The prediction has a mean pLDDT of 77. A computed fold for a 377-nucleotide RNA from Desulfobacterales bacterium CG23_combo_of_CG06-09_8_20_14_all_52_9, annotated as Bacterial RNase P class A. It matches the Rfam family "Bacterial RNase P class A". It is annotated as a ribozyme.
Order: sequence, then structure tokens, then C1' cells
RNA sequence: CGAAGCAGCACAAGCGGUCGCCGGACCCUUCAGGGAUCCGGAGGAAAGUCCGAACAUCGAAGGGCAGGGUGCUCCAUAACGUGGAGUCGCGGCAACGCGAAGGAAAGUGCAACAGAAAGAACACCGCCUCGCCCUAAAGCGGGGUAAGGGUGAAACGGUGCGGUAAGAGCGCACCAGUUCCCCGGGUGACCGGGGAAGCUCGGCAAACCCCACCCGGUGCAAGACCAAAUAGGGGAACACCAGAGGGUGGCCCGCCCGAGUUCCCGGGUAGGUCGCAUAAGGAUCCGGGUAACCGGUUCCUCCAGAUGAAUGACCGCUGCCCGGCCAGGGGUAACCCGGACCGGGUACAGAAUUCGGCUUACGGGCUGCUUCGACCG
Repeated sequence: CGAAGCAGCACAAGCGGUCGCCGGACCCUUCAGGGAUCCGGAGGAAAGUCCGAACAUCGAAGGGCAGGGUGCUCCAUAACGUGGAGUCGCGGCAACGCGAAGGAAAGUGCAACAGAAAGAACACCGCCUCGCCCUAAAGCGGGGUAAGGGUGAAACGGUGCGGUAAGAGCGCACCAGUUCCCCGGGUGACCGGGGAAGCUCGGCAAACCCCACCCGGUGCAAGACCAAAUAGGGGAACACCAGAGGGUGGCCCGCCCGAGUUCCCGGGUAGGUCGCAUAAGGAUCCGGGUAACCGGUUCCUCCAGAUGAAUGACCGCUGCCCGGCCAGGGGUAACCCGGACCGGGUACAGAAUUCGGCUUACGGGCUGCUUCGACCG
């Protein structure tokens, strides 16, 4: 200098003007309302609603079955399917990345096409042997054989020697694997070393299944409280033609209508209040731990809290990014950088009970560490 790999951080435009929106405090007012001033008003993902919790409620709240989930180890955590550190496997020259990573020797099952045969299997060609025919060859038939050929993604360890009619872990040596034993290291997954057994029993559990561990349902429209009108429920009083009550009317009489009228209680609905902003909270420093994280000290807290749901719109200037053109600069060259000017753009997205995660979307940067390559000293 070039090409890469990780980790972390801050931001998500700024200023001015005009017009608005939501919440709170306080004041004025002509008071179911209106207005002034001040303060506060989205995110790194508020998103998807995929996991895990808090909280609430149902179930007397216990046990089991069914069902579902998780699946290498240790640690972290309120918990997790999350995170940290590791182990093993795979990819990459490497830094590093990725992994649904228990059991196939408990059982059942599956494997297209090809192939004789797809798992204690199998004889298509070949090889060997026996019989028949006619001695042989060829042919036909019986048997042996997995060494050779052929099929396949996959064919029951590999190489060599011995052995045999031909062959074969049939025997032996070495190599690979499996199982078991011992020694050493590690909390553990596991790693290193040594030994024994011809044990060589393939793949798929993201097929059923087996094993271990975990899991009750519903979600803030949970749920609690206050509580109209109308209708209906319960009760009381007065009435039911000798008539309560109503209309007319200032009142009485009169006249007309007339079987219900009035009050109380309780439940629910509309509507309202709470839940609902102090919380597994944040910041600084110290200590422990490789780390995730944990412990302690001091400080901070009106700091969004809406509900047909506010947090905005327009204009100007500046910044940033992209493209074009090009003054200029660098280089032997290909080519690279690029002032001014012109044009375009300025993401993804938006709280809805609250937290911890994961995943997905998205703009431009900054910092640190590491690897590989080239050149120079």
C1' cells in the first nucleotide's frame, strides 16, 4: 500500500420564520366552554408479535395420562428456544464463520431410478466343481464362491502375504474403525497415551419411536372501582268505579280522561376513573469474573402517556449523500483523486400495560484489534 475478518461507539440532520397537535403546572374568564404563560412530547429498531417473564384473572390450586417444547458441556439470568466461554464436526491459506450437535447395537419403518440383491441380504456376468449328453468343447442342470466385472448416492473395512477346487478376517502383518479396560489432563463436553477383542452390526430420528429435562388456560379489550337515560327485576305506600292519579286552571268547585301512580333497593349497559409510567430503572466510580454477568458507593427521576389514538405541515438558508460536467493535481500507462457549477436525494419506520431477548427493515460514519499478500528498511 492492497485485499479481507471481527468487535465496539455515537448519530439518524441543524438553524430561522409562519401555522398547528397531545399531556402537565399555574393564572384569567363571559364557565359542559374559551384563553395567556411556562415545562415536557417516539425508536434503534417504537416493527414482526417469534420466544421468555412480570402483573391480572379463571381453576381450591394435588397427582397422573394425553399433548406440546427443548436436546454437546459448563456458566449467566427472574426466565428463555436468549447470552458468554468452551468441546466436537464442517467451510476458509488465514483472521474467522457456520452447525435442530442425545439414541440407528430397544423395536417398527423408509431408500426414486438403476441393479440379481438396499442389510445378518444377494449369484446377472465371471471363477471353481459335480452330473447328463458323446472323451473333450459347447449346451443344459445341481452346488460352491462376494476375489474380478457391472448397477447405484450407498453393495457388509483397506493393502499385502499365506491359504483354497475357486474364494473368503478363513489365518497372519500393518493401517482405519468399533466396543471394552488402564494411566494422565479437564468442573464438564472432551482431549492425550497405552492395551485387549477379528468385533467390522452401513444411512435416515428435519419418519414413528426411545431417553433426559421443561410446560395449566386466557391476555391490560387482563382486571378493579364509580355510574346515567330507557327497559326489565325486587320491595313499600296509596288506589282499582264510594276511584289513586292525570288534563283544564293562579286556587277551589265543576267538566273530561282514568287503572295504575309515587318512592326506595340491587344488577347490568352507555360514559368515566384506576390499572399506567419508581422500574428485574439509569449514570459515575470501585471491586470480583476470560466473558455473559454479579456485588458495593454516590447521584438522578415533572421528563411521552394518547384511546377514531397527539408528537405535525409549509417556506428559506446550511450540512450530508449520489449523478453529470469540468478548472486542476498524481501516474510511463491503464487509470485514480477532484475545487467550482448544474440536477436529484436526505433512509427504515412510528409508542398503545411493562420488561429481557431474538428476527427482520434501513442511511452515512468513527474507533480499536486481527489475518493474508506485495514492496521498502
Lineage of the source: Bacteria > Pseudomonadati > Thermodesulfobacteriota > Desulfobacteria > Desulfobacterales.